[in-house]
RNA sequence: ACGACCCUGCACGGGAGAGCCCCGUGGACACGCCAGCGCGUGCCCGCGGGCGCCGAAGGGGCAACCUCCCCGGAACCUCUCAGGCCAACGGACCGUGCGGGUGAG
Numbered sequence: 001a002c003g004a005c006c007c008u009g010c011a012c013g014g015g016a017g018a019g020c021c022c023c024g025u026g027g028a029c030a031c032g033c034c035a036g037c038g039c040g041u042g043c044c045c046g047c048g049g050g051c052g053c054c055g056a057a058g059g060g061g062c063a064a065c066c067u068c069c070c071c072g073g074a075a076c077c078u079c080u081c082a083g084g085c086c087a088a089c090g091g092a093c094c095g096u097g098c099g100g101g102u103g104a105g
Stems, first nucleotide, its partner, number of pairs: 002105001005101003009098006019051001021050007029042005052085003058081001059079003065073002
């Protein structure tokens, strides 16, 4: 100097599934009606509820496996509490770089 192995975080890139459903309500805009107050329709956004659905934040369960036992760990399987269901955001996980530990060789 290279560097197996372990840990956590950061940056960048990739990264699936399932509702543009229904009801109520507030607001913006457009159109129509009304003498006016206002009313109706369409569309968008927010909030609350209902039904349906998804699994890859987190969480729970099973346990193949980690040479055997104890301890410990443990899935993309499973549940759907939580979360999510146009896009965006988020996103397990993967890759690259940086950082920390140890120091086989």